[in-house]
RNA sequence: UUCACGAAACGGCAAACCCGGCGAAAGUCGGGGACGCAAAGCCAAGGGCCUACGGUUGGCCAUCGCCUGCAGCAGAUGCUGCGCACGCGAUUGCAAACCACGGCAGCCUGGUUCCCGAA
Numbered sequence: 001u002u003c004a005c006g007a008a009a010c011g012g013c014a015a016a017c018c019c020g021g022c023g024a025a026a027g028u029c030g031g032g033g034a035c036g037c038a039a040a041g042c043c044a045a046g047g048g049c050c051u052a053c054g055g056u057u058g059g060c061c062a063u064c065g066c067c068u069g070c071a072g073c074a075g076a077u078g079c080u081g082c083g084c085a086c087g088c089g090a091u092u093g094c095a096a097a098c099c100a101c102g103g104c105a106g107c108c109u110g111g112u113u114c115c116c117g118a119a
Base pairs, nucleotide, nucleotide: 005117006116012037013036017032018031019030020029021028022027035106041112042111043110045109046108047107048104049103050102054099055098056097057096059094060093062091063090064089065088066087069082070081071080072079073078
């Protein structure tokens, strides 16, 4: 001097909670506040976790249309009224499942920078 390590010292950061702001939310920023932290400095590369504005899928309710039955009018096409089970299509609403391009570095791994120097 460097690495490992973490006694001491100078200091550092700041959980929960409260207030204000941003955000759909998760969360985040500032102030107060300290649970703790030797990287609780920085970086979303890997894993994991959190959220779902929005998107996809199917379900339920309602409405409309098509198909369809009966009756009446009519030269025909057709028109009107009543019903409209099943099926199909569309729209609105309700919750559900899945999805990050969002987030978490005080979840872990990893990368990177750094104060001090006892055993």
Predicted 3D model of a 119-nucleotide RNA (c-di-GMP-I riboswitch aptamer) from a bacterium. Rfam family: c-di-GMP-I riboswitch aptamer. Its family is annotated with cyclic-di-GMP binding in the Gene Ontology. The sequence was found by an Rfam model in a public genome assembly. The prediction has a mean pLDDT of 81.